Molecule: transfer RNA
Organism: Paludibacteraceae bacterium
Order: sequence, then structure tokens, then C1' cells
RNA sequence: GGGGUACUAGCUCAUCUGGUAGAGCGCAACAAUGGCAUUGUUGAGGUGAGGAGUUCGAGUCUCCUGUGCUCCA
Repeated sequence: GGGGUACUAGCUCAUCUGGUAGAGCGCAACAAUGGCAUUGUUGAGGUGAGGAGUUCGAGUCUCCUGUGCUCCA
């Protein structure tokens, strides 16, 4: 220098062929208990790495940029 791949909640990951984003753990409140632990219920938390394009509509398609991993030179 060139190719491939990954980037979604605090962490680990779903979302499959474009239709308005979820789970487990963690966190907060409440209930059960004398208390802790534990269990249950409810809730908060995401400009989906950044930007642009296509589209009625983009996490999903295209391009550029960034970071990590990897292959070639």
C1' cells in the first nucleotide's frame, strides 16, 4: 500500500433477505422476609462507530472516514 471482516443499552449478544430495536447479566423502585440473601413485578437506559447517498421508509442497500482483528505484498 491492497483485500476481507466487525462496530446496536454499562457488559455479552439478537434483530436475515428495507417497515418505525429486543434479550440475558448489571442498575433503580416496589412487594414477600425481623434483616441479609433470594424470588417476583415495574421502570430507566440506544442520534444502531461518524458523515453522505438511494428510497415513501435504512441497524439492514451504496459510498467516504475512523477504530479493532485478519490475509496478501